[in-house]
Context: one part of a larger RNA
RNA sequence: UUGGGCGUAAAGAGUACGUAGGCGGUCUAUUAAGUCAAAUCUGAAAGCCCCCAGCUUAACUGGGGAGGGUGAUUUGAAACUGGUAGACUUGAGUAUGGCAGAGGUAAGUGGAAUUUCAUGUGUAGCGGUGGAAUGCGUAGAUAUAUGAAGGAACACCAGUGGCGAAGGCGGCUUACUGGACCAGAACUGACGCUGAGGUACGAAAGCGUGGGUAGCAAACAGGAUUAGAUACCCUGGUAGUCCACGCCGUAAACGAUGAGAACUAAGUGUUGGGGUUACCCAGUGCUGAAGCUAACGCAUUAAGUUCUCCGCCUGGGGAGUACGACCGCAAGGUUGAAACUC
Numbered sequence: 001u002u003g004g005g006c007g008u009a010a011a012g013a014g015u016a017c018g019u020a021g022g023c024g025g026u027c028u029a030u031u032a033a034g035u036c037a038a039a040u041c042u043g044a045a046a047g048c049c050c051c052c053a054g055c056u057u058a059a060c061u062g063g064g065g066a067g068g069g070u071g072a073u074u075u076g077a078a079a080c081u082g083g084u085a086g087a088c089u090u091g092a093g094u095a096u097g098g099c100a101g102a103g104g105u106a107a108g109u110g111g112a113a114u115u116u117c118a119u120g121u122g123u124a125g126c127g128g129u130g131g132a133a134u135g136c137g138u139a140g141a142u143a144u145a146u147g148a149a150g151g152a153a154c155a156c157c158a159g160u161g162g163c164g165a166a167g168g169c170g171g172c173u174u175a176c177u178g179g180a181c182c183a184g185a186a187c188u189g190a191c192g193c194u195g196a197g198g199u200a201c202g203a204a205a206g207c208g209u210g211g212g213u214a215g216c217a218a219a220c221a222g223g224a225u226u227a228g229a230u231a232c233c234c235u236g237g238u239a240g241u242c243c244a245c246g247c248c249g250u251a252a253a254c255g256a257u258g259a260g261a262a263c264u265a266a267g268u269g270u271u272g273g274g275g276u277u278a279c280c281c282a283g284u285g286c287u288g289a290a291g292c293u294a295a296c297g298c299a300u301u302a303a304g305u306u307c308u309c310c311g312c313c314u315g316g317g318g319a320g321u322a323c324g325a326c327c328g329c330a331a332g333g334u335u336g337a338a339a340c341u342c
Stems, first nucleotide, its partner, number of pairs: 003314004007296002012310001014201004021194003025088007033081002035077007042069001049065006091191001092188003096183003103177007110154001115149007125136002162169002206247006215241002220236004258309006266287009291298002315342003324335004
C1' cells in the first nucleotide's frame, strides 16, 4: 500500500484458450443512471477561521458571521460516459482466388555409419594416453572382403532461412489435419481487446505397466594421476536414452523484455506474396535519427510517445525454508511466513 517501478539493480506468470469482471470504432434520435446547475430541508452546542465586546493585558469568557456534505427532496441542462432504438464500414470475422513452410498425428520406406554374428584372406599384435596401465588377442584378435541381424540417428542441402502460442519441429513417401500470408473487395455489421478463478498444452530428468536395447552412458568395478583423488584421463558397464499407454508440471521454460492498439527519420540484407518494376503488404536480421536509459544499450520487431487489461516487486540473510492446505504412486510441486540477525 499512496507512490514509484519490473532487459541487466527486487519484479513479466513457461505458453495459450477462455468464464466473471474491466475497457471498447463512426453517425442519428431518445432517455436522464453517472455528470453539471439551482432552490428547499438538514448538517446540535462547544471547537477551528474572521469581526466585535468583557475581566488592567493575555490565556479565558460572551455576542455575531463564515465554513463544513460521495447528504435528502424537487426543478432543470444534455456535451461526455452509460441505457434504448436505428444506421454505417475502417476494427473483427466469413466467402473467393492464389501461395510458402523441419506446424501436428499415423502408417510405410531408404542409404551411410557404429556394434554383434557367420565365413574367407592373414599374423602378432591391437587398443588407449601427456606417458602408461587395466582391457582384447596364437582357443587367431586388430586389419581386410562378402553376407546376415538389430537398434538408434538422419551427413551434404542448411541459411541471424522456414514453421509453431510456447515447449519445440530436419532422410523420403502417403493419408488425415491446424494455423499464417498475399490479392481484390462479394458477405456479416463492432460480432472486439484483456482476462481473477478455470481448462489445455508444456524440454530434459524422474516415476508406473509392458516391450526394446546398436551406440552412448549416471550408479558401479577396475587402471592411472595425486600427499589424498569417493574427480578430471583410460578400459568396462547397469538404469536411462528408444516405443506404447498413464503420471510428473519443473528449467538460464531467456529476447532474462506480458497481451492488444495507435503514433514517431532513414539506410541496408534476407524469406513469402502482389505489382504499372516506382513500389506495397506480412515476417526475419543489421546499422542508425529524434527520444529514452544510471550506464550498457533500445531505437517502426522500442527499452520512444500514449491508451486498455492482466501478472509481479517493495533491503540482505533466515528461505522459496517451517507450518497448514491442495496436487502427486513416489520424487516432489504449488501456495508461502515468523523468530533471530546484519
This is a predicted structure of a 342-nucleotide part of an RNA (small-subunit ribosomal RNA, central domain) from Candidatus Izemoplasma sp. Rfam family: Bacterial small subunit ribosomal RNA. Rfam links the family to the GO terms ribosome and structural constituent of ribosome. Its mean pLDDT, the model's own confidence on a scale to 100, is 87.